[in-house]
RNA sequence: CGAGCGGGCCGGGCGGCCGCGGGGACCGCGAGGUCUCCGAGGAAAGUCCGGGCUCCACAGGGCACGACGGUGGGUAACGCCCACCGGGUGCGAACCCAGGGAAAGCGCAACAGAGAGCAGACCGCCGAUGGCCCGCCGCGAGGCGGGCACAGGCAAGGGUGAAACGGUGGGGUAAGAGCCCACCGCGGCGGCGGCGACGUCGCCGGCACGGCAAGCCCCGUCCGGAGAAAGGCCAAAUAGAGGAGAAGGUGUGGCCCGCACCGUCAGCACUCCCGGGUAGGCCGUACGAGGCCGUCGGCAACGGCGGUCCUGGAUCGAUGGUCGCCCACGACAGAACCCGGCUUACAGGCCCGCUCGCACU
Numbered sequence: 001c002g003a004g005c006g007g008g009c010c011g012g013g014c015g016g017c018c019g020c021g022g023g024g025a026c027c028g029c030g031a032g033g034u035c036u037c038c039g040a041g042g043a044a045a046g047u048c049c050g051g052g053c054u055c056c057a058c059a060g061g062g063c064a065c066g067a068c069g070g071u072g073g074g075u076a077a078c079g080c081c082c083a084c085c086g087g088g089u090g091c092g093a094a095c096c097c098a099g100g101g102a103a104a105g106c107g108c109a110a111c112a113g114a115g116a117g118c119a120g121a122c123c124g125c126c127g128a129u130g131g132c133c134c135g136c137c138g139c140g141a142g143g144c145g146g147g148c149a150c151a152g153g154c155a156a157g158g159g160u161g162a163a164a165c166g167g168u169g170g171g172g173u174a175a176g177a178g179c180c181c182a183c184c185g186c187g188g189c190g191g192c193g194g195c196g197a198c199g200u201c202g203c204c205g206g207c208a209c210g211g212c213a214a215g216c217c218c219c220g221u222c223c224g225g226a227g228a229a230a231g232g233c234c235a236a237a238u239a240g241a242g243g244a245g246a247a248g249g250u251g252u253g254g255c256c257c258g259c260a261c262c263g264u265c266a267g268c269a270c271u272c273c274c275g276g277g278u279a280g281g282c283c284g285u286a287c288g289a290g291g292c293c294g295u296c297g298g299c300a301a302c303g304g305c306g307g308u309c310c311u312g313g314a315u316c317g318a319u320g321g322u323c324g325c326c327c328a329c330g331a332c333a334g335a336a337c338c339c340g341g342c343u344u345a346c347a348g349g350c351c352c353g354c355u356c357g358c359a360c361u
Base pairs, nucleotide, nucleotide: 001357002356003355004354005353006352007351008350009349010348012326013325014324015323016322017321018320020039021038022037023036024035025034026033027032041332045343046342048341049340050339051338052337053227054226055225056224066222067221068220069219070084071083072082073081074080085099086097087096088095089094100218101217105216106215107212108211122158123157124154125153126152129151130150131148132147133146134145135144136143137142166184167183168182169181170180171179185207186205187204188203189202190201191200192199193198231283232282233281234280242273243272244271245270250269251268252267253265254264255263290309291308292307293306294305295304296303297302327330
């Protein structure tokens, strides 16, 4: 210098004016006004996973459904994170893996291919043995040599496929084959190292036990339900229900079965109170498993201690508009109870560590 890998961070800046939501102080009887401070994100998103919180349900246990699945650790918890192990990819930095069980059972394997599960013979190889043909020898039985590919043998090589009943090499054979041997793979046992997953070494077996569990299934772990329209508090008007009270002054009703009046009762209307609760208001919702700095423990995730900082918050729902200057000309995108993650979207830019190649010193 070029190409790349991993991680962290920023996400137009400054100023003026006018607005919007909220906190505090002051003024005002009030409506409101003045000053001051604060006011979106790394993903606020998808609502996928885990929790806090709240209400409901619940003696204990089990089954089912669902999710998860190497080992050890972190955490409030997780399907997240860290470290390691195993497998795969890459020259490498690194990246990817639903990474338990296929000798419990059931099931599946398109197309191609001869054959797809305790398989198979298309091309091919052999044809030792038996058969047929030819030649030679022999009196003959027969023997020797050559050929055919008829019986038959084989699965090395070719071919099909994602996958072909261990792989490579040697021996062996008519040709072949774990038929035999070495190494690798596989399985069993043991030693050593590691908390462990696992690694490594030795011995034995001699191929049995092919693949798929993101097919059913088996094993192990976890799991009660609903969610902020959760839930709690205050509490009009109207209607209904309950309790108490007062003048018999008014209306109505009963006593009163013709009607009216008088008298009487106190049922209702009246007044007050209690409970529930609608509209409406308030809380939940400022502080929290919080951020930053230092230090200690730890490889790390993270944890302990000390210091320090911090009001986003509506309920038709605030964070915008405009002007000026500058630049690299500005992406994805907008909180609605909160937190930890994952995933997805994102113009452009900055920083750190590392790898490979080339050149130079």
Molecule: Bacterial RNase P class A
Organism: Planctomycetota bacterium